Context: one part of a larger RNA
RNA sequence: CUGGGCGUAAAGGGUCCGCAGGCGGUUUAGUGUGUCGGGUGUGAAAUGCAACAGCUCAACUGUUGAAUGGCACUCGAAACUGCUGAACUAGAGUUCUGGAAGGGAGAAGGGAACAGUUAGUGUAGCGGUGAAAUGCGUAGAUAUUAACUGGAACACCGGUGGCGAAGGCGCUUCUCUGGACAGAUACUGACGCUCAUGGACGAAAGCUAAGGGAGCGAAAGGGAUUAGAUACCCCUGUAGUCUUAGCUGUAAACGGUGUGCACUUGUUGUUGGUGGUUUAACCCCCAUCAGUGACGGAGCUAACGCGUUAAGUGCACCGCCUGGGGAGUACGGUCGCAAGAUUAAAACUC
Numbered sequence: 001c002u003g004g005g006c007g008u009a010a011a012g013g014g015u016c017c018g019c020a021g022g023c024g025g026u027u028u029a030g031u032g033u034g035u036c037g038g039g040u041g042u043g044a045a046a047u048g049c050a051a052c053a054g055c056u057c058a059a060c061u062g063u064u065g066a067a068u069g070g071c072a073c074u075c076g077a078a079a080c081u082g083c084u085g086a087a088c089u090a091g092a093g094u095u096c097u098g099g100a101a102g103g104g105a106g107a108a109g110g111g112a113a114c115a116g117u118u119a120g121u122g123u124a125g126c127g128g129u130g131a132a133a134u135g136c137g138u139a140g141a142u143a144u145u146a147a148c149u150g151g152a153a154c155a156c157c158g159g160u161g162g163c164g165a166a167g168g169c170g171c172u173u174c175u176c177u178g179g180a181c182a183g184a185u186a187c188u189g190a191c192g193c194u195c196a197u198g199g200a201c202g203a204a205a206g207c208u209a210a211g212g213g214a215g216c217g218a219a220a221g222g223g224a225u226u227a228g229a230u231a232c233c234c235c236u237g238u239a240g241u242c243u244u245a246g247c248u249g250u251a252a253a254c255g256g257u258g259u260g261c262a263c264u265u266g267u268u269g270u271u272g273g274u275g276g277u278u279u280a281a282c283c284c285c286c287a288u289c290a291g292u293g294a295c296g297g298a299g300c301u302a303a304c305g306c307g308u309u310a311a312g313u314g315c316a317c318c319g320c321c322u323g324g325g326g327a328g329u330a331c332g333g334u335c336g337c338a339a340g341a342u343u344a345a346a347a348c349u350c
Stems, first nucleotide, its partner, number of pairs: 004321003007304002012318001014201004021194003025088007034080001035077008049065006091191001092188003095184004103177007110154001114150008125136002162169002206247006215241002220236004258317006266295011299306002323350003332343004
C1' cells in the first nucleotide's frame, strides 16, 4: 500500500465560512471523453511455462505452442459517465405574513447586598476557630440610625426551559443588528453537498498601553495546627478579576460521538408554531412541522450501552489512528513583545 478502524481500547480538527479538488436531482436531443465489443499491427531474441524430441537418464539442449501489465490504428455500440443544447421542479434559494427567544453591539436607568466617608445614639468589647491567636477597638470599635460616595454582580421568576456555529449568553428600557421556526402563494431553475491550503470567531489564565479597583484573591507577610507544615484553618494582602484598544490562540474547547442527505417499530414529558374539533375562553383532545429530554423495539456493539437527536442501514466529502516509554519532547521552519503556540522526529529501551 491493501485492508481495518476513530463514544469509553490508538484515533473527530475548538467552531464556522470558503477558493482549488472530490461528489452531485428529473426529462430529452446530440456528441462519443471515459466505458464495452470486433478487426489489423506491434509487444526482439534469450529466460520462465506447456507438449514433444536429442545426448544411456538427468542437468543441459532443440522444435513447436501458449503467454507477454499493454500500446497504436480502424470499424462499431450508446445503457451508465463526461461534454454541448433545450426543458422541468421534488434539492437549494428568493418573496409575503406571523409569533417565540439570557443571539450580538451600544447607550441610559434601577434596587438588594457589600465597602468606605460624614454625623447622631451608645459602651467595652468585636472578630475569628475544632479550640485559639495574629488582627480591629477608650484617638470610642462591634451594634444601630441617617445622608453621601464607589465598584462589581444581577436574588425570586429559573425549568434535563430558551437562544447561538462553537466559545458562550440571565435586572429593566431604548436604538442598531444576525439567525432559526411556522403558514401561504408567487418567483429563480440544480444556483447543491463537502472542503486540503486560506480566512474569521474562539472560555479562563497570561502579555502591552491607558483607566478603574467595592468584594474576592495567585504571590507575599503574620497567627495557628504539626515531629515538620514552604499546605489544609484564621488575620492581612499585591498582581489579577472590571473598562477601552491591541496581542495570545489554548482547555476534560466533551455528547470524550466531523458535516450533509436519505431510509428504518414505538411509548411518554416539554418548548415554539400551524390546522382540525369544541368552547364563554386557543381549556382539553386529535393531527402535523421544528427543537429539547426520558424509556425502550429491531438492528448494532468486546461489553457498557446507542437506539428516527443512532453508536442502526446506506451515500458524498474532510480530519485523524497504526504497541508502551522516550515525546507532543529535541532540532529546524512559521507565528508571538514574552509566556509560549504550531508543525514534528530519532537514538535508546520494554
A computed fold for a 350-nucleotide part of an RNA from a metagenome, annotated as small-subunit ribosomal RNA, central domain.
The RNAcentral record of the full RNA draws on SILVA.
Its Rfam family is "Bacterial small subunit ribosomal RNA".